[in-house]
Molecule: Guanidine-I riboswitch aptamer
Organism: Acidocella sp. 20-57-95
RNA sequence: UUUUGCAGUCGCUAGGGUUCCGGCCGGACAAUUGUCCGGUGACUGGUCCGAGAGCAACAGCUUUGCGGGAGACAUCCGUAGAGUACACGGCGGGACAAAAGCCCGGGAGAG
Numbered sequence: 001u002u003u004u005g006c007a008g009u010c011g012c013u014a015g016g017g018u019u020c021c022g023g024c025c026g027g028a029c030a031a032u033u034g035u036c037c038g039g040u041g042a043c044u045g046g047u048c049c050g051a052g053a054g055c056a057a058c059a060g061c062u063u064u065g066c067g068g069g070a071g072a073c074a075u076c077c078g079u080a081g082a083g084u085a086c087a088c089g090g091c092g093g094g095a096c097a098a099a100a101g102c103c104c105g106g107g108a109g110a111g
Base pairs, nucleotide, nucleotide: 008058009057011055012054015049016048020046021045022043023040024039025038026037027036028035029034060084061083062082063081064080065079066078067077068076086106088109092104093103094102
């Protein structure tokens, strides 16, 4: 320098918009706080979307000790520990109803 493989899942949050619910506004009908239609997300909210660089859990991988199987090593299983680093980042585009820290993307770029 090039190529290949791996870099997980669930939950929550930051955040996000507006399908649905609700709220608010207007109208019609009704007549006692109701039904329907329309509008509204610079409407707090519920449903919903939601982090590579956020949180937490589980799993995987590496490794140490102990135990098990005929078996010294290797391999396999169980169990108790340790480790699993670092991470500045556009513009623009994409999906769903729509938007976003989602996806393009640990990208382009910078150092």